[in-house]
RNA sequence: CAGUGUUCUCAGGGCGGGGUGGAAGUCCCUACCGGCGGUAACAGGCGCACGGCCUGAAGCCCGCGAGCGCCCGGCAUGCCCUGCGUGCCGGAGUCAGCAGAUCUGGUGGGAAACCAGAGCCGACGGUUACAGUCCGGAUAGAAGAGAACUGGC
Numbered sequence: 001c002a003g004u005g006u007u008c009u010c011a012g013g014g015c016g017g018g019g020u021g022g023a024a025g026u027c028c029c030u031a032c033c034g035g036c037g038g039u040a041a042c043a044g045g046c047g048c049a050c051g052g053c054c055u056g057a058a059g060c061c062c063g064c065g066a067g068c069g070c071c072c073g074g075c076a077u078g079c080c081c082u083g084c085g086u087g088c089c090g091g092a093g094u095c096a097g098c099a100g101a102u103c104u105g106g107u108g109g110g111a112a113a114c115c116a117g118a119g120c121c122g123a124c125g126g127u128u129a130c131a132g133u134c135c136g137g138a139u140a141g142a143a144g145a146g147a148a149c150u151g152g153c
Base pairs, nucleotide, nucleotide: 001152005149006148007147008146009145010144016030017029018028019027031133032132033122034121035064036063037062038061042056043055044054045053046052059120060119067098068097071091072090073089074088075087076086077085078084079083102118103117104116105115106114124136125135126134
């Protein structure tokens, strides 16, 4: 320098105030939050001054992750029993579904990313009442990040 393998470590934030009510961190007004990789016209730094390098910069541009569903298997159970329903557990694909959300103005050669403004989005189960913010699965799992060792030049 490049990157093969092994192991280890790390890897998510947020309801404050007011209203209604018997009851709401769940409704209404207001408030608050933004995982990982990529991209980069911004910011900072380096410097051999170049089509250069480094670091940081998007919730809603591209992709990924957890959850649910679909599919397969097991167990339990019910029924009108070669099958189907329900519940629990496990597994696979990454299919496509839940499933996601951005416009307007400005600058400019160029804006999905910059500046300004206005908007919008957020698994499942639970709950005296409908949850991005409370409780739970979760001391879990994971996109990925880093370290050590190993192997190569």

About this RNA:
FMN riboswitch aptamer (RFN element) from Komagataeibacter medellinensis, 153 nucleotides, folded computationally. The prediction has a mean pLDDT of 76. The sequence is in RNAcentral, with records from Ribocentre.